[in-house]
RNA sequence: CCCAUCCAGCAAGCGCCCGGACUGUUUUGGACGAAAAAGAAAACAGUUGACGAGGUGGAGGUGUAUCGAUUGUAUCGGCGGAUACCUCCCGGUUGAAUAAGAUCACAACCGAAAGCCGGAGCCCAAAACGAAGAGGCGACUUUUCGCACAAACGCUUCGGCAUUGAUCGCU
Numbered sequence: 001c002c003c004a005u006c007c008a009g010c011a012a013g014c015g016c017c018c019g020g021a022c023u024g025u026u027u028u029g030g031a032c033g034a035a036a037a038a039g040a041a042a043a044c045a046g047u048u049g050a051c052g053a054g055g056u057g058g059a060g061g062u063g064u065a066u067c068g069a070u071u072g073u074a075u076c077g078g079c080g081g082a083u084a085c086c087u088c089c090c091g092g093u094u095g096a097a098u099a100a101g102a103u104c105a106c107a108a109c110c111g112a113a114a115g116c117c118g119g120a121g122c123c124c125a126a127a128a129c130g131a132a133g134a135g136g137c138g139a140c141u142u143u144u145c146g147c148a149c150a151a152a153c154g155c156u157u158c159g160g161c162a163u164u165g166a167u168c169g170c171u
Stems, first nucleotide, its partner, number of pairs: 014080004019076001020048009051068003057089005090111006101168005115161008129146007
């Protein structure tokens, strides 16, 4: 220094790279030539390959799983994973309006929130960009400072629709 094993820690635009693109070196060839480049091809070695917001009851399944930004389509493509989605299970909310409360069923929802639809307001983005550096032949990597702009989710509020049945019990 490399490999294997073991332990611990670390994540979700997260990790990785057999394609592609880009860079470098060499060769072929362009050009059987006065000389000679780019384009093209191969080998080897490298680089790149998602900018934040948001998101986890348990199990299984599925698997291109929400939102927008970008000097925007290479942030392409692929593999793995993931808080999405579906089913079941566990626990719970709502089912009002003089009519506490409890149990069962049903319906729509919630996983610290909780019926459905719509409007309004609020809700500090980051990269990009600019500047100052560091490393590398280069592609590119990385640090610090400055700087503006989202949408969804969520919160508050307004309006509309819905607001079941049975038993016990209370009044």
Background: The RNA shown here (glmS glucosamine-6-phosphate activated ribozyme aptamer) has 171 nucleotides and comes from Natribacillus halophilus. Its Rfam family is "glmS glucosamine-6-phosphate activated ribozyme aptamer". Rfam classes the family as a riboswitch. Rfam's curators write: This entry contains a glucosamine-6-phosphate activated ribozyme that is found in the mRNA for GlmS. GlmS is an enzyme that uses fructose-6-phosphate and glutamine to generate glucosamine-6-phosphate. Of the family's consensus pairs, 89% are formed in the model. Model confidence (mean pLDDT): 80 of 100.